[in-house]
RNA sequence: ACCGACAAAGGCAAACCUGCCGAAAGGCAGGGGCGCAAAGCUAAAGGGUCUUAGGCCGUAAAAGAUACGGCUAUGACAGCCUGGCUACCGAAA
Numbered sequence: 001a002c003c004g005a006c007a008a009a010g011g012c013a014a015a016c017c018u019g020c021c022g023a024a025a026g027g028c029a030g031g032g033g034c035g036c037a038a039a040g041c042u043a044a045a046g047g048g049u050c051u052u053a054g055g056c057c058g059u060a061a062a063a064g065a066u067a068c069g070g071c072u073a074u075g076a077c078a079g080c081c082u083g084g085c086u087a088c089c090g091a092a093a
Base pairs, nucleotide, nucleotide: 003090004089011036012035016031017030018029019028020027021026034079040085041084042083045082046081047080048077049076050075054072055071056070057069058068059067060066
C1' cells in the first nucleotide's frame, strides 16, 4: 500500500417521536437505535433519485382573480452508486 477479525478502545446514528426552519424534498436540536470499517469530508468530480417555490404551458372560460394538471433546478439527498481527500486498530490474507 492493500485488506477487514466472534479482537481492543472508541465513533456515527435508520425508522419513529418532540420542537424549530423550509413551498416542498429536506435540514438543525433533543430523545431513540435499524444498521455502518469510513454511515468522516466532498453536491463546482461524474451519474442517479427526490421536491417544484419561481418561471412557462394547458384546461375550467368570454376577461380577471382563483382552482386543477403538465414541464423545468438555481433547491435537496454523501445511510443510492462510482471517484477524490483524510482517518483508529492490526488477527487472517
A computed fold for a 93-nucleotide RNA from a Bacillota bacterium, annotated as c-di-GMP-I-GGC riboswitch aptamer. Lineage of the source: Bacteria > Bacillati > Bacillota. Of the family's consensus pairs, 95% are formed in the model. Rfam family: c-di-GMP-I-GGC riboswitch aptamer. For this family Rfam cites "Recognition of the bacterial second messenger cyclic diguanylate by its cognate riboswitch" (Kulshina et al., Nat Struct Mol Biol, 2009). Gene Ontology term of the family: cyclic-di-GMP binding.